[in-house]
Molecule: RNase P RNA; transfer RNA
Organism: bacterium
């Protein structure tokens, strides 16, 4: 100097005044219960604590929680896809194996099976998986104007087509050729050693046992019930439990089917479902102490786990975090002054930044993101 | 807040075992028909198949991500 990996941080900081949401304490006032100086609820004032994020986002995965049989069996469907570990769980993360890119640090990979079966491979090409030959090469035969031409057969080395052409390179061999033979590489089968395993290394053997596509159907292994806080529980208010359709081999509990279980109903004043219509758009709980944060020690390569200490850190519902002033800091601009003209100091003015705003809660992934700061590693150049 | 669906010509929509040229109606342009217009007839232009990446020889189609638009979901009897 160039590059790579991992992080930190992210209204610039502080003070003052006013304001907002919520918890708690005190006081005032009101209502209800009840009658005791008590309890509950609502309102107001004052004090005090706290008050958005690393992604709160997309809603792409997983889990908690709630209801439906505290969740059942089978098929279908869906998902994942090298190995081992981690975890509440995962498609996440960590470590390893294999393949690929880079000089390197390092980075990337939907990475099971195509000799289980089926489908597809346009155009071109002889031929797209069953077999075969356009040009060419070669033996033989015939004709010949000696340049070649025709016929039968052999061949797949060379050319040509294509994204892809029936193991690759070299040598021998042959009329020309060809795993026809041999050596090495690749591949299949068997076997030994190392490893928990993916896999790696070695030996023997087989002339190759047959292209691509599974983000085509499919096969194999594993996982998987459905809905979601507008879940769900309770209180209050109001209205017409009104009309129509289906309905007994019934209906609901899940979307598809079968079984099983539970509840309701079984000829009707009919359970239940759908459509139309009617009413209210109020309150409480769920609602935040949690797989929680921070610090230290221990185990583990790591993800992560264990133990101890310490802290409490938003719970709104029309949706709360804001406004102003001052000081300091940082950046910019031109004007002025000084030092003296790469620039530095003072003064005046302006700005203080990106992405972005909780809504039941966590673990991840993905996407968006201005300035600034730190640690480690690699390569090159110079000394 | 939660759950779904869509994006193809100016507009409304088709597009299936992925196959080389993506269509239809309407609108637009040109010419003919008419005295002129409407209608009618003939011809033509017009597309980043929302965007980006991947699988594949090849993607509107298959997979993944992003953006935009739209729909549904309260309680009571």
């Nucleotide at each position: 100097g160039a590059a790579g990996u991992c992080g930190g941080g992210g209204a610039g900081a502080c003070a003052g005044u006013c304001g907002c949401g919520u918890g708690u304490c005190u006081c005032c006032c009101g209502a209800a219960c009840c009658c005791g100086u008590g309890u509950u609820c609502a309102g107001g004032a004052g004090g005090u604590g706290c008050g958005a994020g690393g992604a709160a986002a997309g809603u792409c995965c997983g889990g908690g929680c709630u209801c439906c049989a505290c969740a059942g069996g089978g098929c279908a469907g869906g998902g994942u896809g090298c190995u081992g570990g981690u975890u509440a769980a995962c498609g996440g993360c960590c470590a390893g194996g294999g393949g690929g890119a880079g000089u390197g640090a390092u980075c990337c990979c939907a990475c099971g099976g195509a000799a289980a079966g089926u489908g597809c491979c346009a155009c071109a090409g002889a031929a797209a998986a069953u077999a075969u030959a356009c040009c060419g090469c070669c033996c033989g035969c015939g004709c010949u104007u000696c340049g070649g031409c025709g016929c039968u057969g052999g061949u797949a080395a060379g050319g040509g087509u294509g994204a892809a052409a029936u193991g690759g390179u070299g040598a021998g061999g042959u009329a020309a050729g060809a795993g026809c033979u041999c050596a090495c590489c690749g591949c299949g089968u068997c076997u030994c050693c190392g490893g928990u395993g993916a896999c790696g290394g070695g030996g023997a053997u087989g002339g190759c046992a047959g292209g691509g596509u599974a983000a085509a159907c499919c096969c194999c292994a594993c996982c998987u019930g459905g809905a979601g806080c507008a879940a769900g529980a309770c209180c209050a208010a109001a209205u017409a439990g009104g009309g129509g359709a289906g309905g007994a081999u019934g209906a609901g509990g899940c979307g598809g089917c079968c079984c099983g279980c539970c509840u309701c109903g079984c000829c009707a004043g009919g359970a239940c479902u759908c459509c139309c219509g009617g009413g209210u758009a109020g309150g409480u709980c769920g609602c935040u102490a949690g797989a929680g944060g921070c610090c230290g020690c221990c185990g583990g390569u790591a993800a992560c786990g264990g133990c101890g200490g310490u802290c409490c850190c938003a719970g709104a519902u029309a949706c709360a975090u804001g406004a102003c002033u001052g000081u300091c800091g940082c950046g910019g601009u031109c004007g002025c002054c000084g030092g003296u003209u790469u620039c530095c100091g003072g003064u005046a003015c302006c700005g203080c930044a990106a992405c972005a705003g909780g809504a039941c809660c966590c673990g991840g992934c993905u996407u968006a993101c201005a300035a600034c700061c730190g640690a480690c590693u690699u390569c090159u150049c110079a000394c | 807040g939660g759950g779904c669906g869509g994006c193809u010509a100016g507009c409304u929509c088709a597009g299936u075992u992925g196959g080389u040229u993506a269509g239809a109606g309407u609108g637009c342009c040109u010419g003919c028909u008419c005295g002129a217009c409407a209608u009618g007839c003939a011809g033509g232009a017009g597309g980043u198949c929302a965007c980006a990446g991947g699988u594949u020889c090849g993607a509107u189609u298959c997979c993944c991500g992003u953006g935009c638009c739209g729909c549904c979901c309260a309680c009571c009897a």